A computed fold for a 677-nucleotide part of an RNA from a bacterium, annotated as large-subunit ribosomal RNA, domain II. The coordinates come from a structure-prediction model, not an experiment, and the mean pLDDT is 86.
[in-house]
Context: one part of a larger RNA
RNA sequence: GCCGGCUAGUUACUCUCGGCGGCAAGGUUAAGCGAUAAGCCAGCCGCAGCGAAAGCGAGUCCGAAUAGGGCGUCUAGUCGUCGGGAGUAAACGCGAAGCUUAGUGAUCUACCCUUGGCCAGGGUGAAGCGUGGGUAACACCACGUGGAGGCCCGAACCAUUGUGGGUUGAAAACCGCUUGGAUGAGCUGAGGGUAGUGGUGAAAGGCCAAUCAAACUGAGUUAUAGCUCGUUCUCCCCGAAAUAGCUUUAGGGCUAGCCUCACGCGUUUCUUGACGGUGGUAAAGUACUCUCAGGACUAGGGGGUGUGACAACCUACCGAAUCCUUGGAAACUCUGAAUGCCGUCAAGCCAGAGCGUGGGAGUCAGACGGCGGGCAAUAAGGUUCGUCGUCAAAAGGGAAAGAACCCAGACCGCCAGCUAAGGUCCCAAAGUACAGGCUAAGUGGUAAAGGAUGUGGGGCUGCUGUGACAGCUAGGAGGUUGGCUUAGAAGCAGCCAUCCUUCAAAGAAAGCGUAACAGCUCACUAGUCGAGCGGCCCUGUGCCGAUAAUGUAACGGGGCUAAGCCUGUCACCGAAGCUGCGGACUCGCGCAAGCGAGUGGUAGGGGAGCAUUCCGUAGGAGAUACAAGCCAGACCGGCAAGGACUGGUAGCGGCCUAUGGAAGAGACUCUGCCGGC
Numbered sequence: 001g002c003c004g005g006c007u008a009g010u011u012a013c014u015c016u017c018g019g020c021g022g023c024a025a026g027g028u029u030a031a032g033c034g035a036u037a038a039g040c041c042a043g044c045c046g047c048a049g050c051g052a053a054a055g056c057g058a059g060u061c062c063g064a065a066u067a068g069g070g071c072g073u074c075u076a077g078u079c080g081u082c083g084g085g086a087g088u089a090a091a092c093g094c095g096a097a098g099c100u101u102a103g104u105g106a107u108c109u110a111c112c113c114u115u116g117g118c119c120a121g122g123g124u125g126a127a128g129c130g131u132g133g134g135u136a137a138c139a140c141c142a143c144g145u146g147g148a149g150g151c152c153c154g155a156a157c158c159a160u161u162g163u164g165g166g167u168u169g170a171a172a173a174c175c176g177c178u179u180g181g182a183u184g185a186g187c188u189g190a191g192g193g194u195a196g197u198g199g200u201g202a203a204a205g206g207c208c209a210a211u212c213a214a215a216c217u218g219a220g221u222u223a224u225a226g227c228u229c230g231u232u233c234u235c236c237c238c239g240a241a242a243u244a245g246c247u248u249u250a251g252g253g254c255u256a257g258c259c260u261c262a263c264g265c266g267u268u269u270c271u272u273g274a275c276g277g278u279g280g281u282a283a284a285g286u287a288c289u290c291u292c293a294g295g296a297c298u299a300g301g302g303g304g305u306g307u308g309a310c311a312a313c314c315u316a317c318c319g320a321a322u323c324c325u326u327g328g329a330a331a332c333u334c335u336g337a338a339u340g341c342c343g344u345c346a347a348g349c350c351a352g353a354g355c356g357u358g359g360g361a362g363u364c365a366g367a368c369g370g371c372g373g374g375c376a377a378u379a380a381g382g383u384u385c386g387u388c389g390u391c392a393a394a395a396g397g398g399a400a401a402g403a404a405c406c407c408a409g410a411c412c413g414c415c416a417g418c419u420a421a422g423g424u425c426c427c428a429a430a431g432u433a434c435a436g437g438c439u440a441a442g443u444g445g446u447a448a449a450g451g452a453u454g455u456g457g458g459g460c461u462g463c464u465g466u467g468a469c470a471g472c473u474a475g476g477a478g479g480u481u482g483g484c485u486u487a488g489a490a491g492c493a494g495c496c497a498u499c500c501u502u503c504a505a506a507g508a509a510a511g512c513g514u515a516a517c518a519g520c521u522c523a524c525u526a527g528u529c530g531a532g533c534g535g536c537c538c539u540g541u542g543c544c545g546a547u548a549a550u551g552u553a554a555c556g557g558g559g560c561u562a563a564g565c566c567u568g569u570c571a572c573c574g575a576a577g578c579u580g581c582g583g584a585c586u587c588g589c590g591c592a593a594g595c596g597a598g599u600g601g602u603a604g605g606g607g608a609g610c611a612u613u614c615c616g617u618a619g620g621a622g623a624u625a626c627a628a629g630c631c632a633g634a635c636c637g638g639c640a641a642g643g644a645c646u647g648g649u650a651g652c653g654g655c656c657u658a659u660g661g662a663a664g665a666g667a668c669u670c671u672g673c674c675g676g677c
Stems, first nucleotide, its partner, number of pairs: 001677006011089013026045003032040002049056002059071004092230002095227001099220006110194009119184001121153003124149001128145006157181003162177004196212001198208003233609006243256005257363002259360007268353001270348009283335001284333002289329003293325004300318002302315004366391010396407003411583004416579003422573003425558003431570001433569006444560001450544002454541010471528005477501003482496003507522001510521003584599006610666001612663009631648001633646001636643001
């Protein structure tokens, strides 16, 4: 892992609601007695309430009150039984880490006590002593002797530093090499001691029998688990929530909201219209408050001139107030919508609308999208509100693929039809459809500021047969090298001025150039040529800007110049939508025939059934050897859970029909339990 079996809302008492039944202003007994009877009797609930109470009583309490107000009065209960729910109990099942208590452990290990054992070999050479030297005497020196030491090297022994292997191991800590100690705080045998909030500890929270931040075993014990997991047959009807308030509360609760069921009310609901209200948002405005740009005017201030001191005067400085022009505002408003909300009336609709009382819930992590905001960076698949939608709990079609986007809400069947979104060249159902434009970029089939004689449409404007625009030919001069500056400055470093003349025209020069000149162009003019040439604005659509990691890879692909884009038109395809035909079920109306509406669904509420085991009642001749259960084939009925019948197998376990009762009453999932493979 598979197969089989087992495996989870039970039982008792109390309360509450509902169904059914008995009796009813009453109902009913418990224990006990009694004959297992009839029955008897404490008690309980109800028939009266109000008040803290004394107490009063259809009233009573507060009160001075024969004001007022509160709670009552204007009747239905009670006992049984079944079912829903609650409480108390282990209380749907399994699951802690733990806590307490009584015991068991020091044969492992820590430390201690008693008594034993063990440490090859080698090295070093302390004190002391001896001899000699030495001293006044000591001290001291040398040699010898001696054999000290948590001394040195190194086996046994003890330890385990590094590394390799091992890692479902040979081993639940080992093996190889290497390494530390090795006369000591050494190692070790035997016997004994210390015990769980306790021991022992050269101290790591180490060790106390492969277990230690509190051992192990039993008991309390089914501890508790706001947590995780699991919780078993079928069909039918309805169908949520992920919010508010409070919470040692935030992944849990309680009440409300939203769902369901029963009973009651009977259009109250909803939508639209009309009318009447409500309000300060969007927008706008600047009258208030705050802020902001320029100007005018001006109190005051700064600076300057001036005076003996004032005064006075000047000022391209600052500047309140005031005025003009011009803006901004969530916490500004002289204004002010659309929606919304409230009310009245009318109309439409008559439905899984609304309201009330009671029984049962679930929900309190929501998600994305559109719109209106806050926070953030006018970031986030971000976060937090409001509002609507979808998902959640929704399948089908479209968006290549894709909970939340677009279309659309699946009762079942059909080899029938029409459509929605979206599509109609091929993959691939349907137009290689029609008409008119645009695009040349594969734009379409990603992107900005910005850039550009791309190209289509529109508007305004200038020049132009008295010849424009472009090209070509020619001219482009004189005073003068203007003045200043400068080494120089001659149109062309820089400063100032920028005139006059000749002319068809020609700047005291627009650019290149020179050291400075020179030189080459330009403006401007003429000729040639012969028809359009410039500028600006609005708009459609393209171009550049354009860079990423395996491989084209930014149309789903092929491929497309339309099979792209814009405008218009017709046709077709296209879904579980709608229609048609057949069938099932639910609700409403109806006497009925029938008609109408409906049947996606998680949590969850309600209804109806199937099956299992056991116990009754009635029937089947005494079910059955004239063949039970079981297994399995065909066939029939039932929406289904499942059931009948028949043939086979098999050979006694108990059957069938109808109708009741009681439950150890349904498993695929709990890293479930047991067995098998």